[in-house]
Molecule: transfer RNA
Organism: Bacteroidales bacterium KA00251
RNA sequence: GCCUCUGUAGUUCAACGGAUAGAACGUUGGUUUCCUAAACCGAAAAUAAGGGUUCGAUUCCCUUCGGAGGUA
Numbered sequence: 001g002c003c004u005c006u007g008u009a010g011u012u013c014a015a016c017g018g019a020u021a022g023a024a025c026g027u028u029g030g031u032u033u034c035c036u037a038a039a040c041c042g043a044a045a046a047u048a049a050g051g052g053u054u055c056g057a058u059u060c061c062c063u064u065c066g067g068a069g070g071u072a
Stems, first nucleotide, its partner, number of pairs: 001071007010025004018055001027043005048064005
């Protein structure tokens, strides 16, 4: 250089064109406790960027950026 795969909360993963993008762990507030832990009830937090297709895009297409693998 070329080919393939991949990018979603702090982390690990869902969402197979349609509702407010969900879950677990973590963080944080409260209840409880002499204190911590545990338990229970809440809260915040994400679609790599730009364009296109579509009534509608996390999903499909193109380019760029990042990551992984393959190849002489």